[in-house]
């Protein structure tokens, strides 16, 4: 990178250093945030989605608990419509 599954209305700093003018996936219309320094980058701190791990339970759905491996930590994927659509994890290939 490609397929396929499964989830996407819950959660969780207004930390720090850097960095510059944009961002919120794309298109359209909004509406929001952003020099009181926002995307991004790295550390910290967290949350617990899945996939480990213990423990329950042992057809099946399904719960607690670690936080390792990925992820994620404004606002319902920010809303509405379009999509063969993002995104996240697991398998295969």
């Nucleotide at each position: 990178g490609a397929u396929u599954u499964a989830u996407u209305a819950a959660g969780a700093a207004c930390g720090a250093a850097g960095a510059a003018a944009g961002a919120g996936a794309u298109u359209a219309g909004g509406c929001u945030c952003g020099a009181c320094g926002a995307a991004c980058u790295u550390c910290u701190g967290g949350c617990a989605a899945c996939c480990u791990g213990c423990u329950a339970a042992c057809c099946a759905c399904c719960a607690g608990u670690a936080a390792g491996g990925u992820g994620c930590c404004a606002a319902u994927u920010c809303c509405u419509a379009a999509a063969c659509a993002g995104a996240u994890a697991a398998a295969u290939c």